[in-house]
Context: one part of a larger RNA
RNA sequence: UUGGGUUUAAAGGGUGCGUAGGCGGGCUUGUAAGCCAGUGGUGAAAUCUCUUUGCUUAACAAAGAAACUGCCAUUGAUACUGCAGGUCUAGAGUAUAGAUGACGUUGGCGGAAUAUGACAUGUAGUGGUGAAAUACUUAGAUAUGUCAUAGAACACCGAUUGCGAAGGCAGCUAACGAAACUAUAACUGACGCUGAGGCACGAAAGUGCGGGGAUCAAACAGGAUUAGAUACCCUGGUAGUCCGCACCGUAAACGAUGAUUACUCGUUGUUGGCGAUAUGACAGUCAGCGACCAAGCGAAAGCGAUAAGUAAUCCACCUGGGGAGUACGCCGGCAACGGUGAAACUC
Repeated sequence: UUGGGUUUAAAGGGUGCGUAGGCGGGCUUGUAAGCCAGUGGUGAAAUCUCUUUGCUUAACAAAGAAACUGCCAUUGAUACUGCAGGUCUAGAGUAUAGAUGACGUUGGCGGAAUAUGACAUGUAGUGGUGAAAUACUUAGAUAUGUCAUAGAACACCGAUUGCGAAGGCAGCUAACGAAACUAUAACUGACGCUGAGGCACGAAAGUGCGGGGAUCAAACAGGAUUAGAUACCCUGGUAGUCCGCACCGUAAACGAUGAUUACUCGUUGUUGGCGAUAUGACAGUCAGCGACCAAGCGAAAGCGAUAAGUAAUCCACCUGGGGAGUACGCCGGCAACGGUGAAACUC
């Protein structure tokens, strides 16, 4: 390379949008580029193959044939692909109506808790642990009550619930923005799928500048434990945790399962619609979220219409372990570091 694979053995890009490219629905007309067939020309000789012949045989050599699977020209065929025209509605989109949700952005508001401050009551402890101590406290703590201030997070509802491309999203409310879904089948008429590069988004931590700082808490300090204890436990505590703007671009970014489309036995729960109804049920239907299973698949665990089944298109990735996601180079970044990514050697 041919091939074989990618849930867990190596392997699905973190996610989307989209350029080139690849692939692409039904009917019909034309064309004849691909494709198929015929004919002509050419395809040097040698070589290869076959049949003979010559050296005693073979190697070797000679003759003839075939072949040279190709190219050019020309004539024809038209199923499929392409190209051009017409047409259709099952894909895709639009419209109208309905209804949904923790979807996003910005603003306003709320109560509980926590901390701090002030005042009042009140007196000797409080706190913490396995046990203690550090710590706080007669300059009146802890506790209780009233008031005030601050920041952050939203108990119950709450759920195999819902929404979002993923990351993720939860008090209430307003404005703005977006989305999938259902019904009708009115409109467009293949406008589609995937997507190398590219662009955008992307938890936490971290970075820069400016705010904020209640809680918690790396670092740090002290107290314990211990042989030691640079830990686990305790008392404190700074970055950070929060907001704005700008970076970073990584995660067990996981369903460890790429996207899209079609097909394939049943049972059951649930969310949003439709349908039907005797308004209690409920046969049915579309889109989602779950559970159990037939066939099938799988090394097994298991998957099983939300496939890891049966097929198709496109992209990404894998090829023994270590060395190593390292070195070097390049690109990006303020930095931290990220992306790309070897070899020697060794088993």
Small-subunit ribosomal RNA, central domain from an uncultured bacterium, 347 nucleotides, folded computationally. Its Rfam family is "Bacterial small subunit ribosomal RNA".